[in-house]
Predicted 3D model of a 1459-nucleotide RNA (small-subunit ribosomal RNA) from a Patescibacteria group bacterium.
The source organism's lineage runs through Bacteria and Bacteria candidate phyla.
The sequence was found in a public genome assembly.
Its mean pLDDT, the model's own confidence on a scale to 100, is 82.
Rfam family: Bacterial small subunit ribosomal RNA.
RNA sequence: AAAUUAGAGUUUGAUCCUAGCUCAGGAUGAAUGCUGGCGGCGUGGAUGAGGCAUGCAAGUCGAAUGGGUUUAGGCCCAUGGCAGACGAGGUAGGAACACGUAGGUACGUACCCCAAAGUCAGGGAUAAUCCGCCGAAAGGCGGGAUAAUACUUGAUGGUCUCUUCGGAGUAAAGAUUUAUCGCUUUGGGAACGGCCUGCGGGCUAUCAGCUUGUUGGUAAGGUAACGGCUUACCAAGGCUACGACGGCUAGGGGAGGUGAGAGCCUGACCCCCACCGAUGGAACUGCGACACGGUCCAUACUCCUACGGGAGGCUGCAGUCGAGAAUCUUCCGCAAUGGACGAAAGUCUGACGGAGCGACGCCGCGUGGUGGAUGAAGUCCCUCGGGACGUAAACACCUUUUAUGAGGGAGGAAAUUUUGACGUUACCUCAUGAAUAAGGGGCUCCUAACUCUGUGCCAGCAGGAGCGGUAAUACAGAGGCCCCAAGCAUUAUCCGGAUUUACUGGGCGUAAAGGGUGCGUAGGCGGUUAUAUUAGUCAGGUGUUAAAUCUUUGGGCUCAACCCAAAAAUCGCAUUUGAAACGGUAUAACUAGAAGAAGUCAGAGGCAAGCAGAACUCACGGUGUAGGGGUGAAAUCCGUUGAUAUCGUGGGGAAUACCAAAUGCGAAGGCAGCUUGCUGGGACUCUCUUGACGCUGAGGCACGAAAGCGUGGGUAGCGAAGCGGAUUAGAUACCCGCGUAGUCCACGCCCUAAACGCUGUCUGUUGGUUUUUAGGAGUAUCGACCCUCUUAGAGACGAAGCUAACGCGUUAAACAGACCGCCUGGGUAGUACGAUCGCAAGAUUAAAACUCAAAGGAAUAGACGGGGGCUCGCACAAGCGGUGGAUCAUGAGGCUUAAUUCGUCGAUAAGCGAAAAACCUUACCGAGGCUAGAAACCAUACUGCACGCUCUGGGAAACCAGAGAAUCCUUCGAGGGUGUAUGGCAGGUGAUGCAUGGCCGUCGUCAGUUCGUGGCUUGAGCUGUUCCCUUAAGUGGGGAAACGAACGCAACCCUCGUUGCCUGUUACAAGUGUCAGGCGAGACUGCUCCCUCACGGGAGAGGAAGGUGAGGAUGACGCCAGGUCAGCAUGUCCCUUGAUGCCUCGGGCUGCACUCGUGAUACAAUGGUUGGUACAACGGGACGCAAUGUGGUAACACGGAGCAAAUCCUUAUAAAGCCAAUCUCAGUUCGGAUUGGGGUCUGCAACUCGACCCCAUGAAGCCGGAAUCGCUAGUAAUCGUGGAUCAGCAUCGCCACGGUGAAUACGUUCCCGAGCCUUGUACUCACCGCCCGUCAACUCAAGGGAGUCGGGAGUACCCGAAGUCCCACCUCGCGUGGGCCGACGGUAAACUCGAUGACAGGGAGUAAGUCGUAACAAGGCACGGCUAGCGGAAGCUGGUCGUGGAUUAAUUCCAAUUG
Repeated sequence: AAAUUAGAGUUUGAUCCUAGCUCAGGAUGAAUGCUGGCGGCGUGGAUGAGGCAUGCAAGUCGAAUGGGUUUAGGCCCAUGGCAGACGAGGUAGGAACACGUAGGUACGUACCCCAAAGUCAGGGAUAAUCCGCCGAAAGGCGGGAUAAUACUUGAUGGUCUCUUCGGAGUAAAGAUUUAUCGCUUUGGGAACGGCCUGCGGGCUAUCAGCUUGUUGGUAAGGUAACGGCUUACCAAGGCUACGACGGCUAGGGGAGGUGAGAGCCUGACCCCCACCGAUGGAACUGCGACACGGUCCAUACUCCUACGGGAGGCUGCAGUCGAGAAUCUUCCGCAAUGGACGAAAGUCUGACGGAGCGACGCCGCGUGGUGGAUGAAGUCCCUCGGGACGUAAACACCUUUUAUGAGGGAGGAAAUUUUGACGUUACCUCAUGAAUAAGGGGCUCCUAACUCUGUGCCAGCAGGAGCGGUAAUACAGAGGCCCCAAGCAUUAUCCGGAUUUACUGGGCGUAAAGGGUGCGUAGGCGGUUAUAUUAGUCAGGUGUUAAAUCUUUGGGCUCAACCCAAAAAUCGCAUUUGAAACGGUAUAACUAGAAGAAGUCAGAGGCAAGCAGAACUCACGGUGUAGGGGUGAAAUCCGUUGAUAUCGUGGGGAAUACCAAAUGCGAAGGCAGCUUGCUGGGACUCUCUUGACGCUGAGGCACGAAAGCGUGGGUAGCGAAGCGGAUUAGAUACCCGCGUAGUCCACGCCCUAAACGCUGUCUGUUGGUUUUUAGGAGUAUCGACCCUCUUAGAGACGAAGCUAACGCGUUAAACAGACCGCCUGGGUAGUACGAUCGCAAGAUUAAAACUCAAAGGAAUAGACGGGGGCUCGCACAAGCGGUGGAUCAUGAGGCUUAAUUCGUCGAUAAGCGAAAAACCUUACCGAGGCUAGAAACCAUACUGCACGCUCUGGGAAACCAGAGAAUCCUUCGAGGGUGUAUGGCAGGUGAUGCAUGGCCGUCGUCAGUUCGUGGCUUGAGCUGUUCCCUUAAGUGGGGAAACGAACGCAACCCUCGUUGCCUGUUACAAGUGUCAGGCGAGACUGCUCCCUCACGGGAGAGGAAGGUGAGGAUGACGCCAGGUCAGCAUGUCCCUUGAUGCCUCGGGCUGCACUCGUGAUACAAUGGUUGGUACAACGGGACGCAAUGUGGUAACACGGAGCAAAUCCUUAUAAAGCCAAUCUCAGUUCGGAUUGGGGUCUGCAACUCGACCCCAUGAAGCCGGAAUCGCUAGUAAUCGUGGAUCAGCAUCGCCACGGUGAAUACGUUCCCGAGCCUUGUACUCACCGCCCGUCAACUCAAGGGAGUCGGGAGUACCCGAAGUCCCACCUCGCGUGGGCCGACGGUAAACUCGAUGACAGGGAGUAAGUCGUAACAAGGCACGGCUAGCGGAAGCUGGUCGUGGAUUAAUUCCAAUUG
């Protein structure tokens, strides 16, 4: 200087945080699904290093040589030379000097280059060929001949090698016409290789010790060369926590993918290196191999065979089988580049150059362009108006990339001539004709894109959250839309997002996470000053960091991909020069850290011994008598053989009241009577001494509550287990009575706790107030206290700061530093396996498969609590009267039925809908009938008999069939109206109140519910609305980060009570005003006293009424998916000619073993009956109320005055009441059910099924179990009266009216409900919540397991191929024999990994299984940790510890106020 960092969904009622899961991006040698026009450039067996048919992939040289053959060219066989160790392929093995990088040298090198010297003289064989023989074959044997650049002897030897420095040893090949190519030796070079070293890069410690050629030395052997490389001898070393040894996995690098980067993942194609060549072993040849297309041996497999023997190695190019989700042509050519041989021509070359196949990838192009609105048809949607597909199509004009056909036609050739597989190439020109060419995925949110239909928790979808149970934008189809495009999706894998392993860049009080505590080793880190030095550090130079890749620039294919060139880069390593701040090292010094000395002090610090008193218990004795003990209540138990109680004496064990505290001490665990002895640590003060001696601390060592274990004691009390008694549905518990281990002591183990401040140790820095413990100084004082200051501890509250919040806050959870330990979603699990420790119990270390999308922390609003506080209510209590028992009425359930229509079901259903079921009602059942309909609307046509009426027949009626009479209105227009027919449609008390409106019930006439602005909080949210006083009241007042406001409360409205004025019909005899109506007044805590800041409260006066005067109407935000589709309305669905519609008759809704609710009447004397007698109010009345009168015992009938009503009627005797009489305690002169008979009334009709009257009958019932209801004053109780509905039907229901007319409320402990505040919560579907464990069923994974099977790596021993080496023999041969090592194979015992396994145990999962109720509220016994015992199970109990316990009280501390 440039470049560069994105988030979202999902835990909750909501919030913040923590944490995991999931998604959006990029990539791939990919695969799969659907689809598919062209070209260029790339790329393509990733799995079985599994097996392979066939062809080809390494030959060449006649200018080294012999021979055969041919007219010749040439070809063939053999010897010989070079090559075959390259190229090509693969990644099995290997965690290693294999690779990378930087260095080193005890070495070698055919071919190539440079230089120097030489190339002399001989010899014996042998193959092919020829002859003979063996064999199926492969091949082999014997005999004879022969050449060479084959083999070999001698000479010469230098600058070669060795050397005792005298010397000794070692070469050669020729071909040929010149020329040249060769050959030998030496030196050098280039390039290649061998060997060695530093550093670097996998996992695992549930692998901690490994090693005997091991480590070193000497000597020898061996090698191209160093070396334990090998052998002998000697020594006893070597490696390891900086991870040896072992196990698992893996070719390494350049690089590739991703990423902002740091990183993380990968190692296809291309390049470099290594290793391998069916498996294992071995050597030979050679410059080079222990050799892919060479040899030998062994093994497995395959093939041939004449059965005697032989042959083979595609991990070369094609190709084939197999396995697999999956990967190509048995192509062309040596034209180019490169390689081998050759002097060369040339030959060979599945290296290579090309073509083919595959959308496998990247890049490019196309599938047409312009115009075109009756916005065609069609499809989809619709509010039925229209809208969308859509300029899209049709149609018109244009173009020809591409396609097809024809013609032309390069470069690639280096080289003047010749030479092109590709190639019918690229490219150019012309012709034809829009012609040959579009799909895939998605559309709830994340995430771009929406509607209809079908389906109905089904079918299905799904990456996550999640959709689907009749209105699905989430399933399926369709239309439309969105994204990408010859592709598009899915799956798999990697990186990213993920700061989710945090170096950059995280954490550990409560979310996962501080080791139980200390001492201390290694290690890490380390005070002040000075000097010297420089492996860390910093700066410069040099070398290297292959090429390709990446980046930048430029260039070439029409562009791009691709290719070419240049530059840059390559973060490292090595070397060199310099610097000296920091760090290291060395030296010298210092005192602020640390330690020591001196003096003083406090302490439940530790160990041992002794002593003391209280309590308890036991024994003995005395007194004394019937109980004691225990509990919610009891019982077991003890006691007349004398308990309990009480007194005395004695014994025993354990623990130490008060002091005592928030106190003190200790590293933690922990420590408490007193005294003594021994002993550890700490604090303070003043000086002195040492002179960094320090901090932390992996391993290690020591200590470590309780329980538990071992041995021996001891045992009073308590007390797991156990035994009884209770409780309970049960009670393996809670409560009670006993009681063993244990608790105590000594010694030895165990080593864990909620071992907690859930907070590691050390050091430094940063405002305060206050209490307390130990010390010191100052002041003061005679002295002490007090006061001020200062160290070290222990508390409380709090600035700043921190924190998700809660909270922490100089004793930090603030700000910094050093070191250690620990965490990385929940469950599985602190479990399994392994290891170590332990007598055991068990402890420590410590996973995975599988499964879930959460688990969790803090705080918020609610709800809830067998939490708390305050307050209220006929909630309880105090009273009065009932219900529950009887009979009847009525409703509900159940049962029955053809039907017993339907709805409603705790409170908030059940005398409810229904303020009237004989028909009707009526919805139900049976039977009969109608079908555009019983009622409605529209259109069209017809209609002058409008409708309708009368009659006849059938019929139960409805209805059907037939006959007859009969002139609708009118403005005179087919205008109105009627009917018929047709079409559209009607109709439905059919379903869904969980699709709805409206209305209603309930909490509740309870006092609550909210908003605006402001303030506080990261936020949900809070404040306001809390607090104090007060009220019936969120009523009012005061205070207060709130100020105001709204809906509720109250008031306004109606009725009653007092009164003034006005009016006066029908009241009243009249005046008048009882009365009726209207307008007013009156009550406001106004007045007095007391309390009070105020609001208000208490008492009193006056008053008709007193503190809301009484009653009504009025019902906040909301809750209960409360009730109603059958009152009405209404979406959707369903039925519509054998109807779920409509009409009619009959039946049913009244049915009766039973159960429940609500009522009436009673059970009698406060009464019944009979007689007499008194006093109301509200209402109703014309299809009505009905008087006087007459008849009847009566119901009632006859009759009809009056009255549309302050007039008349109902209405009269209102009843209870009062006055008399009688009944005399009984199933009665109580009670009236039931039944018989006779009547009355209504009505078409009283059988099912009405009410009433008279006579007769005279049931149960003698005050009601558990339980339960109403009511606080004109109320309860009691008495009658009226009304609605209604033809009739109410002594009993409902709604009203008046008459008579009480008792009680101490009070708020308890039951129920409600309000406010607060507290706990694991609840929010909100306690009718949540939730734990066994058992039963099914599924899954992992561990154990008598065993069984297989793999791996070694050890010991046996056998001992080929082969090198050694030795001996020898016919000297390629011989024979022996020895060492030695592959394969075998035997044995252990180790390790895996597969399988009866069985048993646990784990996880699964809409509605069983048993209980453990946890969450004080969860009904507070819970939890460790430990021990016990129990179907959760669990219970004992010991000890924690608060992560509610409530209450006391004490103390702190804060505020007053004194």